The part of an RNA shown here (small-subunit ribosomal RNA, central domain) has 350 nucleotides and comes from an uncultured bacterium.
Context: one part of a larger RNA
């Protein structure tokens, strides 16, 4: 490279959108590029390879015969595959009608909680633990009530319940807006899958520049605790947690399971429609179609397990793996305000 492979042994790009490119539904006609046939030429000999071939006694040698995947001309063949034409409607997409939903965005309000300010009441303790100590308190804490201010995060409802490509979304209203799902089948006619590059989007924590700062708290600084304690376990306490614009670009970014498509037992729960029984009328039942789960036929798997949400059985296409360490490291490129990211060796080892 061929070849095996990618849940958990190495191995699925954090997601998406889409460029080239690979692949691509049905019917007829053309066409004759791939394809396949058949002649004839070409590939000097020598060499290679076959021979139940012939000469050296035999073999090596030597002669002799066959062949050799190609190339190229013509002439054919018309299934598949390309081009070229007309159509088709299952595949995609549009259309009208519907309900669903923590989908994004953007403005506004609301109560609990807490924390701080001021006041009233009313007194020696509060607060902390495994015990205590730092700490707060007679300059009135703590406890309680009332007023005000200030940020954050929505308890109940809440669900192996929703929605979103994924990250990740939860109080209440109004705006603006994105997807899907179901019905009907009214239109367009293969418009498709997939996607190197690319461009976007991307929890945290981090950086920059202004806000803002209640809580919680890296750093620290006390107090225990210990043989020691740069710790857990207490008091505090700064960055930072919020907002805003802008960078970074990572995660066990997990289903450790690309993405699309068909096939192939059920059986149970649930969410969202539909149609059908039923009834005053919900409910129950039966189906269907899109989702979430769970449990198992057949199959797969080293085995755990997976099993119509496949890790079964195919098809199309990317990524991506090829003994441990060295290393995701050094160099060098790109990117970046730095942190650092991203591409990524080899020497030596065992």
């Nucleotide at each position: 490279c061929u070849g095996g492979g990618c849940g958990u042994a190495a191995a699925g790009c954090g997601c998406u959108u889409g460029u080239a490119g690979g692949c691509g539904g049905u019917a007829a006609g053309g066409u004759a590029a791939g394809u396949c046939a058949a002649a004839c030429u070409u590939a000097a000999a020598a060499u290679g390879c076959u021979c139940u071939u012939g000469g050296c006694u035999c073999a090596a040698c030597c002669a002799g015969a066959g062949u050799a995947u190609g190339g190229g001309u013509u002439u054919g063949a018309u299934a598949c595959u390309g081009c070229c034409u007309u159509g088709c409607u299952u595949g995609a997409g549009a259309c009208u009608g519907g309900g669903a939903g923590a989908g994004g965005a953007a403005a506004g309000c609301g109560g609990a909680a807490c924390a701080a300010a001021c006041a009233g009441u009313g007194u020696a303790g509060c607060g902390g633990u495994g015990a205590a100590a730092u700490g707060c308190g007679u300059a009135g804490a703590u406890a309680u009530u009332g007023u005000u201010u200030g940020g954050a995060a929505c308890a109940c409802c809440c669900g192996u319940g929703g929605c979103g490509a994924a990250g990740g979304c939860g109080g209440c209203u109004u705006u603006c807006u994105g997807g899907a799902c179901c019905a009907g089948u009214u239109c367009u006619g293969a418009c498709g899958c997939u996607g190197a590059g690319a461009a976007g989007c991307g929890a945290g924590a981090g950086c920059g520049u202004g806000g803002g700062g209640a809580u919680c708290a890296a750093a620290c600084a006390g107090g225990a605790u210990u043989a020691g304690a740069u710790a857990c376990c207490c008091u505090g306490g700064u960055a930072g947690u919020c907002c805003a614009c802008g960078c970074u670009g990572u995660a066990a970014a997990c289903g450790a399971u690309g993405u699309a498509c068909a096939u192939u037992a059920g059986g149970u729960a649930u969410a969202g429609u539909g149609g059908g029984u039923a009834u005053c009328g919900a409910c129950c039942c039966c189906c269907u179609c899109u989702g979430u789960g769970c449990c198992g036929a057949a199959g797969c798997u080293a085995a755990c397990g997976c099993g119509u949400u496949a890790a079964a059985u195919g098809u199309a296409c990317c990524g991506c793996c090829u003994g441990g360490g060295g290393a995701g490291u050094a160099c060098g490129g790109u990117c970046g305000c730095a942190a650092g990211a991203u591409u990524a060796a080899a020497a030596c080892u065992c």
Source information:
RNAcentral holds the full RNA, with entries from Greengenes.